A computed fold for a 74-nucleotide RNA from an Actinomycetota bacterium, annotated as transfer RNA. Lineage of the source: Bacteria > Bacillati > Actinomycetota. The sequence was found in a public genome assembly.

RNA sequence: GGGCGCGUAGCUCAGCUGGUUAGAGCGCCACCAUGACACGGUGGAGGUCCCGGGUUCGAGUCCCGUCGCGCCCA
Numbered sequence: 001g002g003g004c005g006c007g008u009a010g011c012u013c014a015g016c017u018g019g020u021u022a023g024a025g026c027g028c029c030a031c032c033a034u035g036a037c038a039c040g041g042u043g044g045a046g047g048u049c050c051c052g053g054g055u056u057c058g059a060g061u062c063c064c065g066u067c068g069c070g071c072c073c074a
Stems, first nucleotide, its partner, number of pairs: 001073007010026004019057001028044005051065004
């Protein structure tokens, strides 16, 4: 340099044929429970869907570019 894949919550990851409120587990916070802790129960907070642009009535999802990471080729 070329090809392919990935980028979504603090972490690991889902997200269907584009459809109106973006999710799970773990973690975090509060409360319950306990003599206290752990486990457990209830509730809650937490998001620039990497970034920029385009298409569309509507984009995490489609298209283009950029950046980062990984694999392969040279």